[in-house]
Predicted 3D model of a 264-nucleotide part of an RNA (large-subunit ribosomal RNA, domain VI) from a Clostridia bacterium. Rfam family: Bacterial large subunit ribosomal RNA. Its family is annotated with ribosome and structural constituent of ribosome in the Gene Ontology. RNAcentral holds the full RNA, with entries from ENA. NCBI's taxonomy places the organism under Bacteria, Bacillati, Bacillota, Clostridia.

Context: one part of a larger RNA
RNA sequence: CGGAGGAAAUUUGAGAGGGUCUGUCCUUAGUACGAGAGGACCGGGAUGGACGAAUCACUGGUGUAUCUGUUGGAAACCAAUUCCAUGGCAGAGUAGCCAAAUUCGGAAAGGAUAAACGCUGAAGGCAUCUAAGCGUGAAGCCAUCCUCAAGAUGAGAUUUCCCAUGCCGCAAGGCAAUAAGGUCCCUUGCAGAACACAAGGUAGAUAGGUAAUGGGUGUAAACGCGGCAACGCGUUCAGCUGAAUUAUACUAAUUGACCGAAGA
Numbered sequence: 001c002g003g004a005g006g007a008a009a010u011u012u013g014a015g016a017g018g019g020u021c022u023g024u025c026c027u028u029a030g031u032a033c034g035a036g037a038g039g040a041c042c043g044g045g046a047u048g049g050a051c052g053a054a055u056c057a058c059u060g061g062u063g064u065a066u067c068u069g070u071u072g073g074a075a076a077c078c079a080a081u082u083c084c085a086u087g088g089c090a091g092a093g094u095a096g097c098c099a100a101a102u103u104c105g106g107a108a109a110g111g112a113u114a115a116a117c118g119c120u121g122a123a124g125g126c127a128u129c130u131a132a133g134c135g136u137g138a139a140g141c142c143a144u145c146c147u148c149a150a151g152a153u154g155a156g157a158u159u160u161c162c163c164a165u166g167c168c169g170c171a172a173g174g175c176a177a178u179a180a181g182g183u184c185c186c187u188u189g190c191a192g193a194a195c196a197c198a199a200g201g202u203a204g205a206u207a208g209g210u211a212a213u214g215g216g217u218g219u220a221a222a223c224g225c226g227g228c229a230a231c232g233c234g235u236u237c238a239g240c241u242g243a244a245u246u247a248u249a250c251u252a253a254u255u256g257a258c259c260g261a262a263g264a
Stems, first nucleotide, its partner, number of pairs: 001151001005162007015148004021049007033038001051105005059099004066092005071085005110142002116136004163263001165176004181259004185201005206252003209248005215241003222235005
């Protein structure tokens, strides 16, 4: 821009893409078959491999604004605290992300067929699956399963909402302000390269802060006591704490602007 007014939802599916894998064991059954050795079809069940998707409850990895320990140095000294040295090094570790983690998938049942196997059956009194006609038949084909999909210009369908203004023009039409609705702008994230998508914008819990809780770390500082001291013990499961949950308008989403029909 189009889809013959303007919107908001819900959809059909032409078409396209993905998927389609396979082992072993048990049973049927040591049965059918076979002199024996050996050893099934069909059917039923169990459990794996590889591949794929999803998820983070579990097991773990990471976790550079979490906590702790500690080496050398600096901030004049002690203590406290902070900084530099690959996050200085090391030990743990929430959320998120992830796999090695754990859940699921390929199924079943169809249609038309290939090779092949048949029925009926002439040409050609017989025979013949074929010439007319009718069947069976594959991990393959078409569907079934998953995803996208009406720019499918062949532009589909359903439901709901907004309405019949002003000016110019003979008319076609043009311009303007609005409706439903939407955008800009702002606070953001379960989204994300931008855009988009999603949640909100005071009639508000969208983010930050604060409070409580959860989780992490592991018992702060200060004081007291013990010890010559290093240090230990008590107050103290303390103190500190990024992402989590709940609550709370304290801070910031101000004030606003713009677009958008009048129906050949």